[in-house]
Predicted 3D model of RNase P RNA and transfer RNA as a complex of 469 nucleotides. The coordinates come from a structure-prediction model, not an experiment, and the mean pLDDT is 77. It holds a member of the Rfam family "Bacterial RNase P class A". It is annotated as a ribozyme.
RNA sequence: GCGGAAGGCUGGAUGACUGCGGUGAGGGUAACCUUGUCGAGGAAAGUCCGGACUCCAAAAAGUAACGGUGCCGGGUAACGCCCGGGCGGGGCAACCCGACGGAAAGCGCCACAGAAAGCAAACCGCCUCGCAUCAGGUCGGGCAACCGAAACCGAUGUGGGGUAAGGGUGAAAGGGUGGGGUAAGAGCCCACCGCGCCGCUGGCAACAGGGGCGGCACGGCAAGCCCCACCGGGAGCAAUGCCAAAUAGGGACCGCGUGUCGCAAGACAGGGCUGCUUUUGCCCCAGCAGGUCCGGGUUGGCAGCUAUAGCCGCAUCGGCAACGGUGCGGUCAGAGGAAUGGUCAUCCAGAGGGGCAACCCUUGGACAGAAUCCGGCUUACAGGCCUUCCGCGCGU
RNA sequence: GGGCCUGUAGCUCAAUGGUUAGAGCAGAGCGCUCAUAACGCUUUGGUUGCAGGUUCGAGUCCUGCCGGGCCUA
Repeated sequence: GCGGAAGGCUGGAUGACUGCGGUGAGGGUAACCUUGUCGAGGAAAGUCCGGACUCCAAAAAGUAACGGUGCCGGGUAACGCCCGGGCGGGGCAACCCGACGGAAAGCGCCACAGAAAGCAAACCGCCUCGCAUCAGGUCGGGCAACCGAAACCGAUGUGGGGUAAGGGUGAAAGGGUGGGGUAAGAGCCCACCGCGCCGCUGGCAACAGGGGCGGCACGGCAAGCCCCACCGGGAGCAAUGCCAAAUAGGGACCGCGUGUCGCAAGACAGGGCUGCUUUUGCCCCAGCAGGUCCGGGUUGGCAGCUAUAGCCGCAUCGGCAACGGUGCGGUCAGAGGAAUGGUCAUCCAGAGGGGCAACCCUUGGACAGAAUCCGGCUUACAGGCCUUCCGCGCGU
Repeated sequence: GGGCCUGUAGCUCAAUGGUUAGAGCAGAGCGCUCAUAACGCUUUGGUUGCAGGUUCGAGUCCUGCCGGGCCUA
């Protein structure tokens, strides 16, 4: 210098004028006026996970069904998130990616092609045996042309047997490579690799290393059903509670409304309450304070509401890290059909044009905007800045 | 704001993970008719919303985006 990898920050600045929402102070009987202060994001987004909170009276244990997660260890309030490690894959490397439990529990599927696709099969080929044909070699005869024969070799056809090396089909063909062996072959035998089983060593573990045994018995798919381990009750702030206003406080259906003793409080038994069971608890009112649906009225205000599993900055301790502990400092939107805006000036990046140059002219700010609140993930994002690392080339 | 459903030809819908994704209507051409309709024959038209993954193979299974619709005070 060129190319690349990982991580972080930022993503307009200042001023003036003029609005909008919250809030403090002062003034005013009030309407309102004056003034101070605060007012979007790294994703506020998608609503994909995990919680806080509230209601379904509440809670604990077990279990069925359903849903989710899935290498190991740690972090966390929790998680499908994060960190570290293992294994597999990609890259020369820095580094990146992985739904990564189980296919010898069972069921199911594997189209087309192909001989055969799931406790295998034999199309071509290779080997061997039998039969038939031929007459090239061969054998017999003949000087030769040639004639004859069919034991052997060979060729062709056909039938039986062996084989799984080779060919061909397929995504996949019942271990792979090399050697021995054989009629030809084959884990048939041997070495190495793979696979399975059993010890050993290291590691908390996933797993790794090495040893022995077994000639192979065990194809793929679980983002098909399923099995194993772990986790999960449902609904959502338009949840929910209170006040006020309004009126015909309406109609239909369902559910419950039990018994004995006692003057009573209550006790005992029975019944009901989230699929089921058990335990605690709650309820059993002569009419209901219950549920569902239809119809009508109100569609105003307050709380929930913004500060706490807080968050941010600095220091320090533990830890490889995620993160946790301690100390000090700071306090950061709370609207409610919904504020956070607009104009102008100067500048800073950026783009285009002109000029040798200083400079001048024009243009124009990426994605996007809170809605109960947090922790994550995912997706969108013009441009700028910083740190560390890798490869190649050049120079010293 | 919150919750749920859905996407295949111009329209309405099919398709058990397995040839080149089909059917009806619509469109185009030809025939029939004096002419139009109806009818008959032929035919065009698809990134199965998009991207990635699982599988030998994806419209179908999984994940992430995009669009449309419904419910809820």